This is a predicted structure of a 79-nucleotide RNA (c-di-GMP-I riboswitch aptamer) from a Candidatus Bipolaricaulota bacterium. Of the family's consensus pairs, 94% are formed in the model. Its mean pLDDT, the model's own confidence on a scale to 100, is 82. Its Rfam family is "c-di-GMP-I riboswitch aptamer". On this family, see Weinberg et al., Nucleic Acids Res 2007: "Identification of 22 candidate structured RNAs in bacteria using the CMfinder comparative genomics pipeline". About the family: GEMM was predicted in a large-scale screen for bacterial structured RNA regulatory elements.
RNA sequence: GAGUCGAAAAGGCAAACCUCGCGAAGACGAAGCGGGGGACGCAAAGCCACGGGCCUGCGAUGGUAGCCGGGUUGCCGAA
Numbered sequence: 001g002a003g004u005c006g007a008a009a010a011g012g013c014a015a016a017c018c019u020c021g022c023g024a025a026g027a028c029g030a031a032g033c034g035g036g037g038g039a040c041g042c043a044a045a046g047c048c049a050c051g052g053g054c055c056u057g058c059g060a061u062g063g064u065a066g067c068c069g070g071g072u073u074g075c076c077g078a079a
Stems, first nucleotide, its partner, number of pairs: 006076001012042002017037006040066001046072003050069003053064003
């Protein structure tokens, strides 16, 4: 110096819920998404829908990365 791991410190993100708006494959106002408030929690709870799962729907081509796996980028620097 680098890797792995995860103490401390500095910060970071932000569940449920409330509110405003958006939101479908042929019609619906879904799942969910965004702004504001708010913190359950998180060492990647940063990003990617590639694989599996799950959600909505009659039906995925929709959604979920804070379900798991995988890919990729990053803060600190104890044992």